[in-house]
Context: one part of a larger RNA
Molecule: small-subunit ribosomal RNA, 5' domain
Organism: uncultured Pseudomonadota bacterium
RNA sequence: GAUUGAACGCUGGCGGCAUGCUUUACACAUGCAAGUCGAACGGUAACGCGGGGGCAACCCUGGCGACGAGUGGCGAACGGGUGAGUAAUACAUCGGAACAUGUCCUGGAGUGGGGGAUAGCUCGGCGAAAGCCGGAUUAAUACCGCAUACGCUCUGAGGAGGAAAGCGGGGGACCGAAAGGCCUCGCGCUGCGGGAGUGGCCGAUGUCGGAUUAGCUAGUUGGUGAGGUAAAGGCUCACCAAGGCGACGAUCCGUAGCUGGUCUGAGAGGAUGAUCAGCCACACUGGGACUGAGACACGGCCCAGACUCCUACGGGAGGCAGCAGUGGGGAAUAUUGGACAAUGGGCGCAAGCCUGAUCCAGCCAUGCCGCGUGGGUGAUGAAGGCCCUAGGGUUGUAAAGCCCUUUCGGCGGGGAAGAUAAUGACGGUACCCGCAGAAGAAGCCCCGGCUAACUUCGUGCCAGCAGCCGCGGUAAUACGAAGGGGGCUAGCGUUGCUC
Repeated sequence: GAUUGAACGCUGGCGGCAUGCUUUACACAUGCAAGUCGAACGGUAACGCGGGGGCAACCCUGGCGACGAGUGGCGAACGGGUGAGUAAUACAUCGGAACAUGUCCUGGAGUGGGGGAUAGCUCGGCGAAAGCCGGAUUAAUACCGCAUACGCUCUGAGGAGGAAAGCGGGGGACCGAAAGGCCUCGCGCUGCGGGAGUGGCCGAUGUCGGAUUAGCUAGUUGGUGAGGUAAAGGCUCACCAAGGCGACGAUCCGUAGCUGGUCUGAGAGGAUGAUCAGCCACACUGGGACUGAGACACGGCCCAGACUCCUACGGGAGGCAGCAGUGGGGAAUAUUGGACAAUGGGCGCAAGCCUGAUCCAGCCAUGCCGCGUGGGUGAUGAAGGCCCUAGGGUUGUAAAGCCCUUUCGGCGGGGAAGAUAAUGACGGUACCCGCAGAAGAAGCCCCGGCUAACUUCGUGCCAGCAGCCGCGGUAAUACGAAGGGGGCUAGCGUUGCUC
């Protein structure tokens, strides 16, 4: 000098764009953050409409709009947070072979015929509650057989095995008592192939310090066989062999998420890894599996532990490293805000619903950028202050006065784009027009040298200053104050970190 997720002191007008718990991966009150589909299903708790009964109050009725709870499907593995762990099961770059893949795009085949249950509801019982148990009954795109099998799997090559589900819109003839059959369209369902994309696995190179860590290793290294996995493999197991790694640093210890990048620097390099983006890991602590295309799953389950809460003491409930917010810690870091209008995501044929993702608003000079705090004129060089050799000098065109302007702010009026047919949280915002009036808007640090800027008074090795050298003991340009000056400016200084 540059830099900062900064903090502190003094000061503070406006706007735009960014940033904002670096510390306790400490504990969390409250609300919200993942639902959706009635065009899968039986139905009807609430609301509305229709119908029936009744003088009325009201009652009945799933017929309709809709829909609590329930069965079922898809989603919940994304999105969001954090950086504890991890020195290599990670990351970055390059390469490889033995794999899987819901949804999406695409090719081709099928979608025939049956069955038995079970939630809900109802009845009964237990419990303070959370909830649990039993009986009867019912539906499906839930579940299970049968048939069929282009392609699929296994094969001893003959053969064997293996699937499905329907729902909705429209409609001429024909059939049917009706529902409907039938035709057609849409959305689905099942098997197989290809693609895109995603994921899993293997290898190479690179990635901090310590030798005051020198030896480490028994599933260890390899083989055969078996099991297991979507798949290669000591991944696991039985048997056999005795290997494997290591001064080119094994093992151990400490520290640490990695990268694109960021800061600095002429560069080489050094430091760093907030925000944004990619990858990884974690979700109260430890372990485990279930479901599923995908998890060993932040707002799922089970077990153990610590902690908190409820309890009728028998037993239960919970997990903010999601968004706000609280306590605590700390030098220090914001609102218990608005909206799904846009972008994106989930579900749905759609309408739409949900979305603390996101878009916005709020707070903070935390940073960067822009603007303003007025412009011109004005010498009797006014008054006052300060200095003085007492003549004067300086503050100083500075002020006053005169003539103007109105950015920003204020008040009044109009008022967007962002939306693509409609839909705008932002927002009566940005922006535009008008009005008044210089009116509402300047500080901070420094002035001995380094280092731009000097005098007077006070003090008297005191009080104090100080980054280094050093100032102060009676004329201190170094302390304190004043006048003057220098620097930067809505900031200025100080402190910390990095180059």